[in-house]
RNA sequence: UGCUCAUCAAGAGUGACGGAGGGACAGGCCCUGUGAAGUCCGGCAACCUGGUUUUUAGGCCAAGGUGCUAAAUCCUGCAGAGCGAUCUGAGAGAUGAGGA
Numbered sequence: 001u002g003c004u005c006a007u008c009a010a011g012a013g014u015g016a017c018g019g020a021g022g023g024a025c026a027g028g029c030c031c032u033g034u035g036a037a038g039u040c041c042g043g044c045a046a047c048c049u050g051g052u053u054u055u056u057a058g059g060c061c062a063a064g065g066u067g068c069u070a071a072a073u074c075c076u077g078c079a080g081a082g083c084g085a086u087c088u089g090a091g092a093g094a095u096g097a098g099g100a
Base pairs, nucleotide, nucleotide: 001100003098004097005096006095007094008093013041015040016039017038021031022030023029025077026076027075028074042069043068044067047065048064049062050061051060052059053058073092078089079088080087081086
């Protein structure tokens, strides 16, 4: 890098450093000197992992490897249903695990 599977409306800071951007892309709409990105600390969760119970499935505990910590993946993007509000599915994206 591309492939397969699973998940994506829950949850998480009045911290330190930093000093202008950030929310994947496009269009919107937002966040931000009442302090963006980033780093550290803290926290959340439990995919892998370890322990335990169980015939298995599953349950419970821990937190080593990741991940996450504004807004539903912030909304829409393509298709279908509907007069419409809206709903459903796909695509795209993100994360984990596996395999090439």
Overview
SAM riboswitch aptamer (S box leader), 100 nucleotides, folded computationally. The coordinates come from a structure-prediction model, not an experiment, and the mean pLDDT is 86.